[in-house]
RNA sequence: CAGCAACUUUAGGGGUGACUUUAAAUUAGUCUGAGAAAUACCCUUGGAACUUGAAUCGGUUGAACCCGACGUAAGGAAAAGUGUAAGACCUUUG
Numbered sequence: 001c002a003g004c005a006a007c008u009u010u011a012g013g014g015g016u017g018a019c020u021u022u023a024a025a026u027u028a029g030u031c032u033g034a035g036a037a038a039u040a041c042c043c044u045u046g047g048a049a050c051u052u053g054a055a056u057c058g059g060u061u062g063a064a065c066c067c068g069a070c071g072u073a074a075g076g077a078a079a080a081g082u083g084u085a086a087g088a089c090c091u092u093u094g
Stems, first nucleotide, its partner, number of pairs: 001087001006082005011044004017031004050075003056069004
C1' cells in the first nucleotide's frame, strides 16, 4: 500500500409451511427451522436468502417445500466507513 473475516450506517431483496383447533381469521396449540406476519429473522454479485424446474425423484413422519438429490442448472437485491489476515513494493541488517 492492500484490505478476507467481523462490525456500524443507510438502502434494497426474500419467505412465512404441515397437523389439530377456532364459524372464519395473523384464534389456541404441536413439529422442523435463523425466521412459519414477527418490524423481527435471513440475504445483497466472493450472491443456496429466495424463486423456477416441481403436485419432480429417493428417504422420513402424526403430517410436511422435514432430510437428501436436482445444483460446476436457470434466475436473483449495494454502497460507504472502521478494521484485522493473506499478499505486493521500498529501505536496513544477516
TPP riboswitch aptamer (THI element) from a Crocinitomicaceae bacterium, 94 nucleotides, folded computationally. The sequence was found by an Rfam model in a public genome assembly. Lineage of the source: Bacteria > Pseudomonadati > Flavobacteriia > Flavobacteriales > Crocinitomicaceae.